[in-house]
This is a predicted structure of a 349-nucleotide part of an RNA (small-subunit ribosomal RNA, central domain) from a metagenome. Its mean pLDDT, the model's own confidence on a scale to 100, is 90.

Context: one part of a larger RNA
């Protein structure tokens, strides 16, 4: 290399948009590049093999022939692929009316609640745990009641639920704004799929510069437990969490399942849309587009998967190749850093 493979045994880039490349509906015409077929040349010898021969056999030597699977060149086919050329509408996309929806930015605003600050009432204990103490209070804590500050987060609804390509997104308005369903037309007419490189997105935590800092909380620091306790518990508590701007580029980034398309029994719940029926109802029934459970063929090692496929194809990228060493070293790209990316070997079992 071929072959196998990739939910849990090694293996699906975290997710998109896309060059380049590989593939690509359906008709009819042409055209001969690939494809096929005849024919010519040329594939030196010698070797292989095949048939003869000649050393006494045979190794060896000899004739002739097959073979050389290739290249060329001409002639001719025209399904299939390619190319041109005109069509076509089932893919894909526009357009027109409705719909739902935490989808994104940016403003603005509400209400609990926690802390704090300040008056009022008011008196000894609050607070914690298994028990405890550290720790707060007679300078009046805790409790209650006014009235203020300021920060971050939206209980109930709320779900087995919606949106978003993924991270991810939830109080409430109001303006930018992306998607996507659904019903009918009507138009374009293949305008598509997938995508190495490239580019943009990315949770947290982490850096940078300026803010903000209410509860929480690495770190610290006390108490406690305990042989010990750098920990579980408790009181504090600073980075951090929060905003603006820039970086980072990673997660069991999980559905451990790439994307796109076609086909392939049912059964039942839920979300959004549209018909249709009649008994007009908390109704049936029919369809689309999601989103959960059960289940048949089939398919798996097995568990499971099962129209949302791991089933049966088909296109294309991506990755595996025994354990350790090691996702390490080095060299090289990015970073401001912390580091990410890329990625060996010896040795060893």
């Nucleotide at each position: 290399c071929u072959g196998g493979g990739c939910g849990u045994a090694a293996a699906g880039c975290g997710c998109g948009c896309g060059u380049a490349g590989g593939c690509g509906g359906u008709u009819g015409c042409g055209u001969a590049a690939g494809u096929u077929g005849g024919a010519g040349g040329u594939g030196a010898a010698a070797u292989c093999c095949c048939c003869g021969g000649g050393c006494u056999c045979a190794a060896c030597c000899u004739g002739g022939g097959c073979a050389u699977u290739g290249c060329c060149u001409u002639c001719a086919a025209a399904a299939c692929u390619g190319c041109g050329c005109a069509g076509c509408u089932a893919g894909a996309g526009u357009a027109u009316u409705g719909g739902a929806g935490a989808g994104g930015a940016a403003g603005g605003u509400a209400g609990a609640a926690u802390u704090c600050c300040a008056g009022g009432u008011g008196u000894a204990g609050c607070g914690g745990u298994g028990a405890a103490a550290u720790g707060c209070g007679u300078a009046g804590a805790g409790a209650u009641c006014u009235g203020g500050a300021g920060g971050a987060a939206u209980a109930c609804c709320g779900a087995u639920g919606g949106c978003g390509a993924a991270g991810g997104c939830a109080g409430c308005c109001u303006u930018c704004u992306g998607g996507c369903c659904a019903a009918a037309u009507a138009c374009u007419g293949a305008c598509g799929c997938u995508g190495a490189g490239g580019u943009g997105c990315g949770a947290a935590a982490g850096c940078a510069u300026g803010g903000g800092g209410a509860g929480c909380a690495a770190a610290c620091a006390g108490g406690a437990u305990u042989a010990g306790a750098u920990a579980c518990c408790c009181u504090c508590g600073u980075a951090g969490u929060c905003c603006a701007u820039g970086c980072c580029g990673u997660a069991a980034a999980c559905g451990a399942u790439g994307u796109c398309a076609a086909c392939u029994a049912g059964g039942u719940g839920u979300u959004g849309g549209g018909g249709a029926a009649c008994u007009u109802g908390a109704u049936u029934c029919c369809u689309u587009a999601g989103u959960g459970c059960c289940g048949c063929a089939g398919c798996u090692a097995a568990c499971g998967c099962a129209u949302u496929a791991a089933g049966u194809u088909g296109a294309c990228c991506g990755c595996c190749u025994g354990g350790g060493g090691a996702g390490u070293a080095c060299g090289g790209u990015c970073g401001c850093a912390a580091g990410a990316c890329u990625a060996a070997a010896a040795c060893u079992c």
The full RNA is in RNAcentral, with records from SILVA.